Overview
A computed fold for a 73-nucleotide RNA from a Nanobdellota archaeon, annotated as transfer RNA. Rfam family: tRNA. Its family is annotated with triplet codon-amino acid adaptor activity in the Gene Ontology.
């Protein structure tokens, strides 16, 4: 030095050009109970890793750059 994958909420993931970015857990609140737990309801949290482009439109496509894995010399 080069490849080739990943990078979305506190964790895990889902989304493959256009809908209010979705679901699990987790948190907060209620219901229930003597009380907890577990059941169910119900809310708050992301402008998608940075930048820039291409398009009427970008998390989703192209470029650099940061980070992480792997593999080559």
């Nucleotide at each position: 030095g080069c490849c080739u994958c990943c990078g979305u909420a506190g964790c895990a993931u889902a989304g493959c050009g256009g809908c209010u970015a979705a679901u699990g857990c987790a948190u907060c609140g209620g219901u229930u109970u003597c009380g907890u737990a577990a059941a169910c309801c119900g809310g708050g949290g992301a402008u998608c890793g940075u930048g820039c482009g291409u398009u009427c439109a970008a998390a989703u496509c192209g470029c650099a750059c940061c980070g992480g894995a792997g593999g080559c010399u």